[in-house]
c-di-AMP riboswitch aptamer (ydaO/yuaA leader) from a soil metagenome, 133 nucleotides, folded computationally. Of the family's consensus pairs, 92% are formed in the model. RNAcentral holds the sequence, with entries from MGnify. Its mean pLDDT, the model's own confidence on a scale to 100, is 77.

RNA sequence: UGCCGAAUCCUCACCGUCGUGGGUGGGGACCGGGGGAACCAAGUUGUGUGGGGCGAACCUCGUCCAUUGAGACGAGGAGCGCUGCUCUUUCCGCGCUAGCCCGUCAGCUAACCCCGGAGGCUCACGAAAGAGG
Numbered sequence: 001u002g003c004c005g006a007a008u009c010c011u012c013a014c015c016g017u018c019g020u021g022g023g024u025g026g027g028g029a030c031c032g033g034g035g036g037a038a039c040c041a042a043g044u045u046g047u048g049u050g051g052g053g054c055g056a057a058c059c060u061c062g063u064c065c066a067u068u069g070a071g072a073c074g075a076g077g078a079g080c081g082c083u084g085c086u087c088u089u090u091c092c093g094c095g096c097u098a099g100c101c102c103g104u105c106a107g108c109u110a111a112c113c114c115c116g117g118a119g120g121c122u123c124a125c126g127a128a129a130g131a132g133g
Stems, first nucleotide, its partner, number of pairs: 002121003008029008030117006040107001048104001050105001051102004058077007078097005085132007
């Protein structure tokens, strides 16, 4: 000065301080996620290869290892993010495809109910069209 992400803003009380910053708790706004009828959809489960959720984080093939399998490497497909006034589309270049949770249970789903608002990075400063500021 910016980026990923829902993860931001306002307010009140108390604590702390010379004061500000800060911490804890409450409330509001806004953003995000889950559960949950009818209708529709689906057959599913039976201790098993259970099932499901957040998230871009998945699929196929080949090789190595190997009892199966897991794992490692490579290729392709698919998805996601960034390139600096903002948004949309496209090109170029670069990067990612993790991790965590529920606990035997959940399709969709109006009313209704519940939950989250973290964490981690950055010197990397390309181009075109349209709209806006």